[in-house]
Context: one part of a larger RNA
RNA sequence: GGUUGAACAUUGGAAGCAUGCUUAACACAUGCAAGUUGGACAAAAAUGGGUGUUUCCAAUAGGGGACGGGUAAAUAACGCAAAAGAACCUGCCCUUGGGAGGGGAACAACAGUUGGAAACGUCUACUAAUACCCCGUAGGCUGAGGAGAAAAAGAAGGAAUACACCCGAGGAGGGGAUAGCGUCCGAUUGGCUAAUUGGUGAGGCAAUAGCUUACCAAGGCGAUGAUAAGUAGCUGGUCCAAGAGGAUGAUCAGCCACACUAGGAUUGAGACACGUCCCAGACUCCUAUAGGAGGUAGUAGUGGGAAAUUUUCUGCAAUGGGUGAGAGCUUGACAGAGAAAUUCUACGUGAAGGUAGAUGGCCCAGGAGUCAUUAACUUCUUUUCCCGGACAAGAAGAAAUGACGGUAUCUGGGGAAUAAGCAUCGGCUAACUCUGUGCCAACAACUGCGUUAAUAGUGGGGAUGUAAGCAUUAUCC
Numbered sequence: 001g002g003u004u005g006a007a008c009a010u011u012g013g014a015a016g017c018a019u020g021c022u023u024a025a026c027a028c029a030u031g032c033a034a035g036u037u038g039g040a041c042a043a044a045a046a047u048g049g050g051u052g053u054u055u056c057c058a059a060u061a062g063g064g065g066a067c068g069g070g071u072a073a074a075u076a077a078c079g080c081a082a083a084a085g086a087a088c089c090u091g092c093c094c095u096u097g098g099g100a101g102g103g104g105a106a107c108a109a110c111a112g113u114u115g116g117a118a119a120c121g122u123c124u125a126c127u128a129a130u131a132c133c134c135c136g137u138a139g140g141c142u143g144a145g146g147a148g149a150a151a152a153a154g155a156a157g158g159a160a161u162a163c164a165c166c167c168g169a170g171g172a173g174g175g176g177a178u179a180g181c182g183u184c185c186g187a188u189u190g191g192c193u194a195a196u197u198g199g200u201g202a203g204g205c206a207a208u209a210g211c212u213u214a215c216c217a218a219g220g221c222g223a224u225g226a227u228a229a230g231u232a233g234c235u236g237g238u239c240c241a242a243g244a245g246g247a248u249g250a251u252c253a254g255c256c257a258c259a260c261u262a263g264g265a266u267u268g269a270g271a272c273a274c275g276u277c278c279c280a281g282a283c284u285c286c287u288a289u290a291g292g293a294g295g296u297a298g299u300a301g302u303g304g305g306a307a308a309u310u311u312u313c314u315g316c317a318a319u320g321g322g323u324g325a326g327a328g329c330u331u332g333a334c335a336g337a338g339a340a341a342u343u344c345u346a347c348g349u350g351a352a353g354g355u356a357g358a359u360g361g362c363c364c365a366g367g368a369g370u371c372a373u374u375a376a377c378u379u380c381u382u383u384u385c386c387c388g389g390a391c392a393a394g395a396a397g398a399a400a401u402g403a404c405g406g407u408a409u410c411u412g413g414g415g416a417a418u419a420a421g422c423a424u425c426g427g428c429u430a431a432c433u434c435u436g437u438g439c440c441a442a443c444a445a446c447u448g449c450g451u452u453a454a455u456a457g458u459g460g461g462g463a464u465g466u467a468a469g470c471a472u473u474a475u476c477c
Stems, first nucleotide, its partner, number of pairs: 001477002004474001006473002010469001013347001015345002018342001019340001021305001026303003030300003036062002040060001045055002070258002079183002084178001088175003093171007101135004111124002114121002141148002154163001156161001184230001191221003196218008233255004237248004260281002263278003283294004311337001313336003319333001320331004350380004360371003385414006394404001421466005426447002432461003443448001
């Protein structure tokens, strides 16, 4: 000198774009954040005298709750980065070849019964399906001495039709494994390892593999730093620097890991699953003491910690996601608004004229000098401000549909009107004098200053720097 997710003191007009718990991965009241399909299915309810139609909908069933959103605790590792090959999986989507024949038994809901304070259950009987099962059928698979295993579903419509279903092949996108190279610190850590290293058989997985197991062998790593300890999410990037390089990893984007702590699992194409389940633990809450409920590192918000970080707001109008044939429904993703000078950028606080060089302040050698064209005064302008009027784009369309918002913007009227501070002035370092103080009180990054004329402390005047900021502190280069 530059930098910052900054903080504190003081001051503060307005606009735009951004940013915001860096500390306790501390504890959380309350609301919302994942729902959808009635064109899979059948009860109940509403409408109605009944049939029919329509609407709504617990339950069964299907897709989705593995995405989106958060955080950085763990991790020095194939975690990440840039490159590489092979022994793999893949719902929805795209292309393509075939198929969908016949039959059956249940279980919920509802009804009845009954236990419990509640959470939640027990028993009996009934019933539908794109839920479940059996037979048949064939490409394909395993295997070859026989053989084994194995599919399907319909609904809407008058129909055409488009949709859904089953078995194959290919693709796209996604994912799982592998290994060479790179990836902080210290040797005042020198030896480490027993499924450890390799082989054979078996098991297991989508797949390779000590991944697991039985047996056999005794290997494997290490001063090119193993092992143990400390610290840390990694990267694109960001800041500084002429560069080499140093520091850093907020926002945005990619990857990984985690979801009260530790462990395990079900379902599924995909999880060992943030708002699923089970067990244990700590904590909180309810209770009829028998037993139950919970998990904000989602979004707002509260307490606590701290120098320190926002609203318990509006809307699904747009973009994107889920679902649905669709109309739609849903979405604290997202789009927006609110509060904060937290950063950056651009703007304003007037402009031109105006010497009797005015009054006043300061200084003074009493002549003067300076604040100073500064002011008053004259003329002008209206960014901003106040009061009115018109009023978008963003909406994709034939029409309808805008949270933002009567906002941006345009335009009429008014009046200089509503708007300047902060720090410094011995040297480094731009800017000087007076007063009072008297090694006192104080100042100070360094050097130092103050003991009666202090350009260094206090106050006044003046000056310099910067400006809606400014100075200090912290921080890295």
Predicted 3D model of a 477-nucleotide part of an RNA (small-subunit ribosomal RNA, 5' domain) from Chrysosplenium macrophyllum.
The full RNA is in RNAcentral, with records from SILVA.